[in-house]
Context: one part of a larger RNA
RNA sequence: GCCUACGAGUUACUCCUCACUGGCGAGGUUAAGUUUUUGAGAAACGGAGCCGAAGCGAAAGCGAGUCCGAACAGGGCGUUACAGUCAGUGGGGGUAGACGCGAAACUUUGUGAUCUAUCCAUGAGCAGGUUGAAGGUGUGGUAACACACACUGGAGGACCGAACCCGUUAACGUUGAAAAGUUUUGGGAUGACUUGUGGAUAGGGGUGAAAGGCCAAUCAAACUGAGAGAUAGCUCGUUCUCCCCGAAAUGUUUUUAGGAACAGCGUCAUUUAUAGAUAUCAUAGAGGUAGAGCUACUGAUUGGGCUAGGGGGCUUCACCGCCUACCAAACCCUGACAAACUCCGAAUGCUAUGAUAUUGGAAUGGCAGUGAGGCUGCGGGCGCUAAGGUCCGUGGCCGAGAGGGAAAUAACCCAGAAUAGCGACUAAGGUCCCUAAUACGUAGUUAAGUUGAACAAACGAGGUGGGGCUUCAAUAACAGCCAGGAUGUUUGCUUGGAAGCAGCAAUUCAUUUAAAGAGUGCGUAACAGCUCACUGGUCGAGAGGCCCUGCACGGAAAAUGAUCGGGCAUCAAACUACGAACCGAAGUUCUAUGAUUGCAUUUAUGUAAUCGGUAGGGGAGCAUUCUAACCUGCGUUGAAGCAUUAUGGUGAUGUAUUGUGGAGCGGUUAGAAAAGAAAAUGUAGGC
Numbered sequence: 001g002c003c004u005a006c007g008a009g010u011u012a013c014u015c016c017u018c019a020c021u022g023g024c025g026a027g028g029u030u031a032a033g034u035u036u037u038u039g040a041g042a043a044a045c046g047g048a049g050c051c052g053a054a055g056c057g058a059a060a061g062c063g064a065g066u067c068c069g070a071a072c073a074g075g076g077c078g079u080u081a082c083a084g085u086c087a088g089u090g091g092g093g094g095u096a097g098a099c100g101c102g103a104a105a106c107u108u109u110g111u112g113a114u115c116u117a118u119c120c121a122u123g124a125g126c127a128g129g130u131u132g133a134a135g136g137u138g139u140g141g142u143a144a145c146a147c148a149c150a151c152u153g154g155a156g157g158a159c160c161g162a163a164c165c166c167g168u169u170a171a172c173g174u175u176g177a178a179a180a181g182u183u184u185u186g187g188g189a190u191g192a193c194u195u196g197u198g199g200a201u202a203g204g205g206g207u208g209a210a211a212g213g214c215c216a217a218u219c220a221a222a223c224u225g226a227g228a229g230a231u232a233g234c235u236c237g238u239u240c241u242c243c244c245c246g247a248a249a250u251g252u253u254u255u256u257a258g259g260a261a262c263a264g265c266g267u268c269a270u271u272u273a274u275a276g277a278u279a280u281c282a283u284a285g286a287g288g289u290a291g292a293g294c295u296a297c298u299g300a301u302u303g304g305g306c307u308a309g310g311g312g313g314c315u316u317c318a319c320c321g322c323c324u325a326c327c328a329a330a331c332c333c334u335g336a337c338a339a340a341c342u343c344c345g346a347a348u349g350c351u352a353u354g355a356u357a358u359u360g361g362a363a364u365g366g367c368a369g370u371g372a373g374g375c376u377g378c379g380g381g382c383g384c385u386a387a388g389g390u391c392c393g394u395g396g397c398c399g400a401g402a403g404g405g406a407a408a409u410a411a412c413c414c415a416g417a418a419u420a421g422c423g424a425c426u427a428a429g430g431u432c433c434c435u436a437a438u439a440c441g442u443a444g445u446u447a448a449g450u451u452g453a454a455c456a457a458a459c460g461a462g463g464u465g466g467g468g469c470u471u472c473a474a475u476a477a478c479a480g481c482c483a484g485g486a487u488g489u490u491u492g493c494u495u496g497g498a499a500g501c502a503g504c505a506a507u508u509c510a511u512u513u514a515a516a517g518a519g520u521g522c523g524u525a526a527c528a529g530c531u532c533a534c535u536g537g538u539c540g541a542g543a544g545g546c547c548c549u550g551c552a553c554g555g556a557a558a559a560u561g562a563u564c565g566g567g568c569a570u571c572a573a574a575c576u577a578c579g580a581a582c583c584g585a586a587g588u589u590c591u592a593u594g595a596u597u598g599c600a601u602u603u604a605u606g607u608a609a610u611c612g613g614u615a616g617g618g619g620a621g622c623a624u625u626c627u628a629a630c631c632u633g634c635g636u637u638g639a640a641g642c643a644u645u646a647u648g649g650u651g652a653u654g655u656a657u658u659g660u661g662g663a664g665c666g667g668u669u670a671g672a673a674a675a676g677a678a679a680a681u682g683u684a685g686g687c
Stems, first nucleotide, its partner, number of pairs: 001687006011096003015093010027051003033045005055062002065077004099237002102234001106227003110223002117201009126191001128160003131156001135152006164188003170183003203219001205215003240621006250263005264370002266367007276359010291344001292342002298338002303333003307328001309327002311324004373398010403414003418593004423589003429583003432567003438580001440579006451569002459554002463551010480538005486511003491505003517532001521530002594611008622676001624673008633665002641660003645656004
């Protein structure tokens, strides 16, 4: 992992409540018990008690009233329009383990020191080698000691190193040979050493050279039994079918935030009966948002004018006074800002009434689930006008929604799936091939593979298309080529120099000219030199500037291998505009069939609408086991079970044939449940 079996809303109650069914009914009903009888059991007594028929008050009490009160006031709760009760079944609740499995823990009774910690008693063990303390003896030495040397001696938590004890290092082992080992290497090895046997200390306790270590592979409180089915607002699981409806992820509160109570939203029943909802139109309203505005307030604010006040300067012995490219209130002009500004002010939305259309509301009661929401469009707050961010409002969708499109892709676009069909028409989106349908038509654009369905800016740029304005041009433009481009003068100043060309100044002047600046650049130390403006010639038709706009270009760097989904595509299979045709869905429609609800009747038909669905509510059924009655059922001429095939039913499932099997089993109507498995790291067995 698979197979088989088992495996989860049960049972009890003088309990509460609702629905249905039945009995009796202003009443209903017996409990314990007794009697009779019997096969389980049943029948008859039994009225104690309980519920109801009257309430109010704390109570005495009064009573269709009563309580508060001085009250004949007023108010609270009642009265009227009155139905209950007993039993059964079902839906919920309560109390019980209460749908099943699951803690860590707590309390308590005991069992453990054969492992291990420490201790006690009594025993045992430590090859071999080395070092050579104290002491002693002798000799020397001293006044005597001291001291020195030699020998002796054999100390030590001494040295090296086996047994023994330990476990430093590395490798292996890691479903191991082993639930801690093997090999290598290493530490101690006469000691705080190691070890045998017997004994002591026990669970909030022991023991601990102290690591929260150890106390039998278990230790921040051992193990066993019991309380005990502890508790679990938590996780997981919870078993047949079909039909109808169908949510929520919000508000308030919560030792509350992943739980709950009430409300909201769902469903079922009953009652009521056109109330209610949506859309459009009309009429009448409230309002202060968007916008706008501010010499309409509050606040903020650009430039200017005017002018209090202040600063600075001048003047003065002082007071005055004067000036001001300074600061600046108020006022005027001008520009412009605001969620907590408004002289103004929409669109929507909201309220009310009426009409039309489509729909169907509300109350009471039973039963819920939900109270983590998410994305997206629009209006906003917070944030960085960041986030697949967060918090509100208002729509849509997902959630609980399949189908088509977007390559794939909860939410985007289209569209809401009762069933069947090898029909038809369309939506979004598409029509070269993959791939259903046009290499469709007309007119343009793009040369970048831009593009071909995610994505980029400032800026740069004789890319190219379109439009507009304007200047020059057959009295010859623009570009090229040929030629000129001079003189006063080296203008004046400055300067070492300044000659068109370092710099300053200006009447940047005048002359000759077809034209030529007191000079547009390069250049020189300064000149020189080259060139331009300007002019003539040659040539012979358009040339230049600015603005708007389409499509392209650069700007353009990301992490495994590229790419429009791919192949590929250039008067496109790209882009723009217009047009025609086709494809394309579970949409619509056609044919056939079913179900639900309503209506109509001739009562088995017609007709209309509806039939996606999680949590959840409601309805109708299938199967299993047992019981009762009936079938005066079936069965060795073959029961149950197993298997194949056929067939009925929307389905759970039923029936029949055949084979196997070898002794029991079914149908109908009722009743009762140990009543349905794919999931619980489910339990047991098998493979």